[in-house]
Model confidence (mean pLDDT): 80 of 100.
A computed fold for an 80-nucleotide RNA from Desulforapulum autotrophicum, annotated as c-di-GMP-I-UAU riboswitch aptamer.
It matches the Rfam family "c-di-GMP-I-UAU riboswitch aptamer". Rfam links the family to the GO term cyclic-di-GMP binding. For this family Rfam cites "Bioinformatic analysis of riboswitch structures uncovers variant classes with altered ligand specificity" (Weinberg et al., Proc Natl Acad Sci U S A, 2017).
C1' cells in the first nucleotide's frame, strides 16, 4: 500500500399524506421510510429543471449536494 469481512455510537430521510412559504423548479415543518458511508457542508465545472427576455445558439437570475464531476470537514473498526 491493497483486498475482504466483523463490531459500536448512531445519523440522515425518496415517494407518498397534512401545514406553511415561492409566479416556479423548489423549500420549510410534522408523519412516512425507498434508500445513503458523506444522503455532512461548498453551485467551482459538466447535466437537469423553473422564470423572464430573445427565438437559432442563447442570455440573465434562481433551483437541485439523493444526477456527476471537483473542493472541504467528518463517524466505528483495524493497523502504523
Nucleotide at each position: 500500500g491493497a483486498c475482504a469481512a466483523g463490531c459500536a455510537c448512531g445519523c440522515c430521510a425518496a415517494a407518498c399524506c397534512a401545514g406553511g412559504g415561492g409566479u416556479a423548479a423548489c423549500c420549510c415543518u410534522g408523519g412516512g421510510a425507498c434508500g445513503g458511508a458523506a444522503a455532512g457542508c461548498c453551485a467551482c465545472g459538466g447535466g437537469u429543471c423553473c422564470a423572464u427576455g430573445g427565438u437559432u445558439u442563447c442570455a440573465u437570475g434562481g433551483a437541485u449536494a439523493g444526477c456527476c464531476g471537483g473542493g472541504u470537514u467528518g463517524c466505528c473498526a483495524u493497523a502504523a
The organism belongs to Desulforapulum, within Bacteria.